[in-house]
RNA sequence: UUCCGAUAAAUGCAAACCCAGGGAAACCUGGCGACGCAAAGCUACAGGGGCUAAGGUCUUGCCCGGACUAUGCCAGCCAGUUGCCGAA
Numbered sequence: 001u002u003c004c005g006a007u008a009a010a011u012g013c014a015a016a017c018c019c020a021g022g023g024a025a026a027c028c029u030g031g032c033g034a035c036g037c038a039a040a041g042c043u044a045c046a047g048g049g050g051c052u053a054a055g056g057u058c059u060u061g062c063c064c065g066g067a068c069u070a071u072g073c074c075a076g077c078c079a080g081u082u083g084c085c086g087a088a
Base pairs, nucleotide, nucleotide: 004086005085011038012037013036018031019030020029021028022027035076041081042080043079047078048077049074050073051072055069056068057067058066059065
């Protein structure tokens, strides 16, 4: 240094529910709270994948409904990248 990951130590993060706020939604922020995580740090047009569909297009002219679509999201799906500790 790489791989690896203890019932070690230091140091961290915080799922769901609930409350408040934002948003059309997905989801996000804060509080509360720990399901879990050794990268649950960071990266979302310019790797894959997933979610949503406001607007747009189509659906016979309209309404309702439906289909497609990201310019909206997800890093706690994989991936990329940086990094703490050090038993076997």
Predicted 3D model of an 88-nucleotide RNA (c-di-GMP-I riboswitch aptamer) from Ectobacillus ponti.
The organism belongs to Ectobacillus, within Bacteria.